[in-house]
Context: one part of a larger RNA
Molecule: large-subunit ribosomal RNA, domain II
Organism: Patescibacteria group bacterium
């Protein structure tokens, strides 16, 4: 890991609620108990104890059709038996009819119009009587409390015991320690000395000495690490007469023992051993929950929470009753506002110019002003916590339309409270975040297939009953991949721009508008001239257009600066303004828009069109075609509502609206296993169970028919659950 098998919303309750159903209803139900019948549980009847229920109030004593609250209520809470159907009287509205009377108008004879009167019909309210409801007792289904309560699953706790064969310590009684090596006191002797005693020599043999084997340990390195081993192996290494090392018996025990002390030992277990019970401990926690179809279809929000991955109340979802036009939306009239936006009139911020007056500084004063502070004029300004103003929208309030996307209220049943990202005004942040926190009851997604963005929950289209080798469409596309244009028109673009980005820069290039100059020749080439006073004055070695200062005139001219460059030491000497001649027809400035182009550097491989590749197949405007989705339409079927007709007591048939779906809420069914009745069913002339094929049903599943199999099993109409398997590191078994 497959396979097979077993594996999880049950059960009980003198409990509560609600729906659905029967029994009684002259309110129900009996318990112990007795009595009979039967004899295994059981059935009949008696048996009004006691319980709902017939009255409520109120914290209660208590009071009551009332109760409470208060010193009292005119008050305020909660109550006074609830509805439907038929009968029969009573009022009042209306309409018919019949007769008749009064009054009003006025065409004066009646017609209208109002008021009274009798019978009849319809409507509304009341009163009384019946029936039903109501009430009660069961069964059931749903939920809810009480138990283990849907199911596995800790770490722990607490209690009896069981463990010192491993290892701490300790006691008791035995064992072990190869060889070397130093050479303590003491003790003899010499020598010296008065003496204590000191020195040499010889003896001796001490030591938590020393070196080093065995033992005993384990420092430090390698190996090993599915090993030889759940701490080993090599090699170095410490201890080795001692606090030494070791055999055997004992002794100390969990809230304990031991411990040269490390939370260290206490049988491969130790901040409290193992064992067995309390025990299904408890888990707001994590996984896992088994059969089908059918309608509806959420939430990630608020308040409160030792609360914040959990409750509990409301929102939102569903089922059922009621109310009956009250809804979503529009329409019209009517509020109230202080947001966007603007403003500067307040409250502040902040900036420019002038003016009064004061300081300050200079000055002997007059008086000046770089400067300061006040007040005040203009002129432009800011602002969530400024406002003289002031929108759209949303929010309400009456009307009027709206019968579905309907609302509303009373019950039963949930789920949801981690939400995402897109747009829009915002907060925080760096006008950072796939950031965060709010609002738009905004869109999706969540819970939504399909199409398109290349792929891509949150974008763009567009909401999948089912089935078709039909059709027409959306976003989006229409050169190959790839369904459909190498479509028409008319511009830009030359950068693969298109297919990545900024400030800046651009005499790429189309384009708009306003100017100057121009056949009296312009711009741009070519040819010639560019002079003279004068080397102006100064200054300086020098200073001649051309270091530098200062003036910057005149002549001659077609035109030439007391010189715009380069150059000279200064000079020269080459240009340019300026002019004519030649040559010819446009030149030249600015200013608006469109596409370009630089600005432009990244880590595995081109790598910023999906790709090929495209000068369109690129970008602007335009316009006919066509392609494309599970959208729409055709046909064919399923089905849920609603509403009509038939029947008929649950079907048919026609119209209309539906039929995406997670939590979850409701409705119909299937199939296992037992039980009761019936079928006096079916079977060795072949049950079950299996394996094919076939056919029936939306589907769980059903039935046939052959093989295999060889002995029990169905059908209906009910009833009861150990009632369905693909996941739980699931159990167990087999491979």
């Nucleotide at each position: 890991g497959c396979c097979a098998a077993c594996g999880a919303g049950u059960u009980u309750g003198u409990u509560c609620u609600a729906u659905g159903u029967g029994g009684c209803u002259u309110a129900c139900a009996u318990a112990a108990u007795c009595u009979c019948c039967g004899a295994u549980u059981g059935g009949a009847g008696a048996g009004c104890a006691u319980g709902u229920g017939u009255a409520g109030u109120g914290a209660a004593a208590g009071c009551g059709a009332g109760g409470g609250u208060u010193a009292a209520c005119u008050g305020c809470c909660c109550g006074u038996u609830u509805g439907u159907g038929c009968u029969u009287c009573g009022c009042u509205u209306u309409c018919g009819u019949c007769a008749u009377c009064g009054u009003u108008a006025c065409u004066a004879g009646u017609u209208a119009g109002c008021g009274g009167g009798a019978c009849g019909g319809a409507a509304g309210c009341g009163u009384a009587g019946c029936a039903u409801u109501u009430g009660u007792c069961g069964c059931a289904u749903a939920g809810a409390c009480a138990a283990g309560a849907c199911c596995c699953g800790a770490a722990g706790c607490c209690g009896g015991g069981u463990g010192a064969u491993c290892u701490a310590a300790c006691c008791a009684u035995g064992a072990g320690c190869a060889g070397g090596u130093u050479g303590a006191a003491g003790u003899u002797u010499a020598u010296c000395g008065a003496a204590a005693g000191a020195u040499g020599a010889a003896u001796g043999a001490a030591g938590g000495a020393c070196c080093g084997a065995a033992c005993c340990c384990a420092a430090u390195a390698g190996u090993c690490g599915u090993g030889c081993a759940a701490c080993a192996c090599u090699a170095u290494g410490g201890g080795a007469u001692g606090a030494c090392u070791u055999g055997u018996g004992g002794u100390u025990a969990g809230c304990g023992c031991a411990g040269a002390a490390a939370u260290u030992g206490u049988a491969a277990u130790c901040g409290a051993a193992c064992u067995c019970g309390g025990c299904a401990a408890u888990a707001g926690c994590u996984g896992g929950u088994u059969c089908u179809c059918c309608u509806c279809g959420a939430a990630a929000u608020a308040g409160c929470u030792u609360u914040a991955g959990g409750g509990c109340u409301a929102g939102c979802c569903u089922c059922a009753a009621a109310u009956g036009u009250u809804g979503a939306c529009c329409u019209c009239a009517g509020g109230g506002g202080g947001u966007a936006g603007a403003g500067c009139a307040c409250u502040g911020g902040a900036u420019g110019a002038g003016g009064g007056c004061g300081g300050g500084u200079c000055g002997c004063a007059a008086g000046a002003u770089a400067c300061c502070g006040u007040c005040u004029u203009c002129a432009a300004u800011c602002a969530a916590a400024c406002u003289c103003c002031g929108a759209a929208u949303a929010c309400u309030u009456g009307a009027g339309g709206g019968u579905a996307u309907a609302a509303u209220u009373u019950g039963g049943g949930a789920g949801u409270u981690a939400g995402a990202c897109u747009a829009u005004g915002g907060g925080c942040g760096c006008u950072a975040a796939g950031g965060u926190c709010c609002a738009u009851u905004a869109g999706u997604c969540g819970a939504a297939a399909g199409g398109g963005a290349a792929a891509c929950a949150g974008c763009c289209c567009a909401g999948a009953c089912c089935g078709c080798a039909a059709u027409c469409u959306a976003a989006g596309g229409u050169c190959c991949c790839u369904a459909a244009a190498u479509c028409a028109a008319a511009a830009c673009u030359a950068a693969g721009u298109g297919u990545a980005a900024a400030a800046g820069g651009u005499g790429g290039u189309g384009u708009u508008g306003c100017g100057a100059c121009u056949g009296c020749g312009a711009c741009a080439g070519u040819u010639a001239g560019g002079a003279g006073g004068u080397u102006g004055g100064c200054u300086u070695a020098g200073a001649a257009g051309c270091a530098g200062c200062c003036a910057u005139c005149c002549u001659u001219u077609a035109a030439a600066g007391a010189u715009a460059g380069c150059g000279u030491a200064a000079c020269a000497g080459c240009u340019c303004a300026c002019u004519a001649a030649u040559u010819a027809a446009g030149u030249u400035g600015u200013u608006u828009c469109g596409c370009g182009c630089c600005g432009a550097a990244a880590a595995u491989u081109u790598a910023c069109c999906g790709g090929g590749g495209c000068u369109a197949a690129g970008u602007u405007u335009u316009g006919u075609a066509c392609c494309g989705a599970a959208g729409a339409u055709g046909c064919g079927g399923a089905u849920u509502c609603u509403c009509u007709g038939a029947u008929u007591u649950a079907u048919c048939a026609g119209a209309g609206a539906g039929u995406g779906g997670u939590a979850g809420a409701g409705g119909a069914g299937c199939a296992u296993u037992c039980c009761u009745u019936u079928c006096a069913g079916c079977g060795u002339u072949g049950a079950a169970g299996u394996c094919a094929c076939g056919u029936c049903g939306c589907g769980a599943g059903g039935c046939g028919u052959g093989g295999u199999g060889g002995a029990g099993c169905g059908g209906a109409a009910g009833g009861a659950a150990g009632a369905g398997a693909g996941a739980a590191u699931g159990u167990u078994g087999g491979c």